[in-house]
RNA sequence: ACGGGAUUAAUGUAAUUGGUAACAGGUCAGUCUCCAAAACUGACGAUACAGGUUCGAAUCCUGUAUCCCGUGCCA
Numbered sequence: 001a002c003g004g005g006a007u008u009a010a011u012g013u014a015a016u017u018g019g020u021a022a023c024a025g026g027u028c029a030g031u032c033u034c035c036a037a038a039a040c041u042g043a044c045g046a047u048a049c050a051g052g053u054u055c056g057a058a059u060c061c062u063g064u065a066u067c068c069c070g071u072g073c074c075a
Stems, first nucleotide, its partner, number of pairs: 001071007011024003019055001026044006048064005
């Protein structure tokens, strides 16, 4: 330099392949308890960044950033 893959909540993974972003976990509050832990209930919080297409984008297109794999070039 070229080709391929990955990026979703502090973290680990889903998303019926364009139609309300989910689970675990975390934080907070409550229930329970003599108090706490555990358990249960509720709330909060995310699609790497910038654009484009579309009524509608995590998903499609373009560019950029970071990481991984492979090939090649120079020394």

This is a predicted structure of a 75-nucleotide RNA (transfer RNA) from Flavitalea sp. BT771. Rfam family: tRNA. It is annotated as a transfer RNA. Its family is annotated with triplet codon-amino acid adaptor activity in the Gene Ontology.